[in-house]
Parts: sequence; C1' cells; structure tokens
RNA sequence: GCUCGAUCAGGGCAAUCCCAGGCGAAAGCCUGGAGUCGCAAAGUCUCCGGUCUAAAGGCGCGAGCCAAUGACAGCGGGACCGCCGAG
Repeated sequence: GCUCGAUCAGGGCAAUCCCAGGCGAAAGCCUGGAGUCGCAAAGUCUCCGGUCUAAAGGCGCGAGCCAAUGACAGCGGGACCGCCGAG
C1' cells in the first nucleotide's frame, strides 16, 4: 500500500416507540431523558440515482394537479477521513 472482518483491545453509535423543550408550511430536524432494532464506517459530504414533503410559484370553476431552492448520509452508488485485528 491492497484485500478482508473469523478472532483481540479500548470502545463508539443508537432505528422504532415514549417523555420534555425548540425549529419548520410540511416532510423532517435539533437538544435532553428513557430505550436498544441494528451498524466495521450507522464518521463527514446531496456529486448521481431513488424516496418523502409541497412552501414560493404555476394550472384548474372546484376537488385537486404540477412544482425543490426543503428533507432522508440508518435507501443505493460515489468522494473524503478513520480505530483494532487478520492475510
């Protein structure tokens, strides 16, 4: 340096549900508590695809439809960085 995660050390993170507070139009997010389905990148980044929402805006007599510049990194790919160990 490359490949891998069977084993070892220190350990790390924490889905869903629930509680409190906050942000947001919503999706959803943040902080704390409780909790533990899982994760060897469940560390970071929306570059590509996908999914969710549908505010601005547009269309429609209307119901409603379209619409990302919003969100998901724990949907997949990619990029960057990284612990231990094995080959």
A computed fold for an 87-nucleotide RNA from a Thiobacillaceae bacterium, annotated as c-di-GMP-I riboswitch aptamer. The organism belongs to Thiobacillaceae, within Bacteria. It was read from a public genome assembly, where an Rfam model found it. Its Rfam family is "c-di-GMP-I riboswitch aptamer". Gene Ontology term of the family: cyclic-di-GMP binding.